[in-house]
Context: one part of a larger RNA
RNA sequence: UGACGGGGGCCCGCACAAGCGGUGGAGCAUGUGGUUUAAUUCGAUGCAACGCGAAGAACCUUACCUGGACUUGACAUCCCGGGAAUCUCCUGGAAACAGGAGAGUGCCCUUCGGGGAGCCCGGAGACAGGUGCUGCAUGGCUGUCGUCAGCUCGUGUCGUGAGAUGUUGGGUUAAGUCCCGCAACGAGCGCAACCCUUGUCUUUAAUUGCCAUCAUUCAGUUGGGCACUUUAAAGAGACUGCCGGCGUUAAACCGGAGGAAGGUGGGGAUGACGUCAAGUCCUCAUGGCCUUUAUGUCCAGGGCUACACACGUGCUACAAUGGGUGGUACAAAGAGCAGCCAACUCGCGAGAGUGAGCAAAUCUCAAAAAGCCAUCCUCAGUUCGGAUUGGAGUCUGCAACUCGACCCCAUGAAGUCGGAAUCGCUAGUAAUCGCGGAUCAGCAUGCCGCGGUGAAUACGUUCCCGGGCCUUGCACA
Numbered sequence: 001u002g003a004c005g006g007g008g009g010c011c012c013g014c015a016c017a018a019g020c021g022g023u024g025g026a027g028c029a030u031g032u033g034g035u036u037u038a039a040u041u042c043g044a045u046g047c048a049a050c051g052c053g054a055a056g057a058a059c060c061u062u063a064c065c066u067g068g069a070c071u072u073g074a075c076a077u078c079c080c081g082g083g084a085a086u087c088u089c090c091u092g093g094a095a096a097c098a099g100g101a102g103a104g105u106g107c108c109c110u111u112c113g114g115g116g117a118g119c120c121c122g123g124a125g126a127c128a129g130g131u132g133c134u135g136c137a138u139g140g141c142u143g144u145c146g147u148c149a150g151c152u153c154g155u156g157u158c159g160u161g162a163g164a165u166g167u168u169g170g171g172u173u174a175a176g177u178c179c180c181g182c183a184a185c186g187a188g189c190g191c192a193a194c195c196c197u198u199g200u201c202u203u204u205a206a207u208u209g210c211c212a213u214c215a216u217u218c219a220g221u222u223g224g225g226c227a228c229u230u231u232a233a234a235g236a237g238a239c240u241g242c243c244g245g246c247g248u249u250a251a252a253c254c255g256g257a258g259g260a261a262g263g264u265g266g267g268g269a270u271g272a273c274g275u276c277a278a279g280u281c282c283u284c285a286u287g288g289c290c291u292u293u294a295u296g297u298c299c300a301g302g303g304c305u306a307c308a309c310a311c312g313u314g315c316u317a318c319a320a321u322g323g324g325u326g327g328u329a330c331a332a333a334g335a336g337c338a339g340c341c342a343a344c345u346c347g348c349g350a351g352a353g354u355g356a357g358c359a360a361a362u363c364u365c366a367a368a369a370a371g372c373c374a375u376c377c378u379c380a381g382u383u384c385g386g387a388u389u390g391g392a393g394u395c396u397g398c399a400a401c402u403c404g405a406c407c408c409c410a411u412g413a414a415g416u417c418g419g420a421a422u423c424g425c426u427a428g429u430a431a432u433c434g435c436g437g438a439u440c441a442g443c444a445u446g447c448c449g450c451g452g453u454g455a456a457u458a459c460g461u462u463c464c465c466g467g468g469c470c471u472u473g474c475a476c477a
Base pairs, nucleotide, nucleotide: 001477002476004473005472007471008470009469010468011467012466013465015461016460019425020424021423022422023421026316027315028314029313030312031311032310033309034307035306042053043052064302065301066300067299068298069297070296073127077126078125079123080122081121082120083119086103087102088101089100090099091098092097107116108115109114129291130290132289133288134287138285139284140280141279142278143276145274150189151188152187153186154185155184156165157164158163169180170179171178195268196267197266198265200236201235202234203233204232205231206230209226210225211224214223215222239262242256243255244254245253318418322377323376324375325374326373327372328371334365335364336363339358340357344353345352346351384415389410390409391408393406394405395404431453432452433451434450435449436448437447
């Protein structure tokens, strides 16, 4: 100087408390451990691994296993020889591949001999290749403490020195934020602001959007209009600016006015010096090591989907604030041409047929759902719950046996609110309801977004956890 303390002081955070809803019990989904297996590829492992890499394992992916093949190789550059490319067919085979037959010649230069570019086949070797090892050799990227308020430097001063001072102190703040004081005076990286979005208004603009007035229609459908809504560009607006109180005449704090918004208005992006030899050599890059008829490459099938069990994360429930049936209302944000698919017809349905529009403020996905109205059920393992299983199908795809999703009929398991323990959340939040997107042929209870309805509680900081500043002890560095 740090680190540490079941030392002290001050302060903060859904940290506790106050509340609301969960997890832990059930069934299923998913990840992990374990076990099994020819293989169940690999990595991630307290917080900060475990719906994680994986924004989508039937083949492919795929790295694993079994078997069948290849050895200058699936891929790159160079040399030589031949053919040009390319396409069709036959035999064997699971395919890869091996063997055979046929069609077929382009482009540029040309002295018509040929040469060249691209492509294919064969050959020789330099070399290729490796998701092989080492993240404790590394770059890059990332997590975490933590969006915590800290981390430092120059000069000066003090100290023999390590170092200190500044950065401590008194106030204040979300903040090393600001003020005052002070052997310090300044500065840098952080904080804040500048950026995006949302909330109000103005101006400009008016199609594909909108409709107050005038006509018109089943319908903003059409004429017309751009007021309104909306869209999207530019501005305005909030600064403790104003008033009062309080405070050291300060910074600030409390209350108020005006205002759409008030003291950082809400949300996002943004992550200082560093810590964890944290994670990643399987994104990529890369040192070293290893491999080279194999640890490389191609192919078929299997596996990653196993199942006595244990854990994490979720979904659905256990019902009447509910379930069923019928009617009816209101979104936002997105996506679409190998695509989204209206209307119509068929099918109980998943879907099928046919077919208009739309590269989309125009057309489509698209029905929002919870809600509201009416009605049935009347507390039961039920008209709750839907697992499981049997049968019959649909769709995608070369192919749904291992191993897809969905539909219909039948079946109708556990489950009556969950021990110890434990998680999230402070407002348009929790809870609850549906909608969209990426990935994607197909496959979503996961992920990322969107809106609808919309609470309760916070006395307080004694305690638990984490953190910041000062101080103290120390046998630690």

This is a predicted structure of a 477-nucleotide part of an RNA (small-subunit ribosomal RNA, 3' major domain) from an uncultured bacterium. The prediction has a mean pLDDT of 84. The RNAcentral record of the full RNA draws on ENA, Greengenes and SILVA. Its Rfam family is "Bacterial small subunit ribosomal RNA". Its family is annotated with structural constituent of ribosome and ribosome in the Gene Ontology.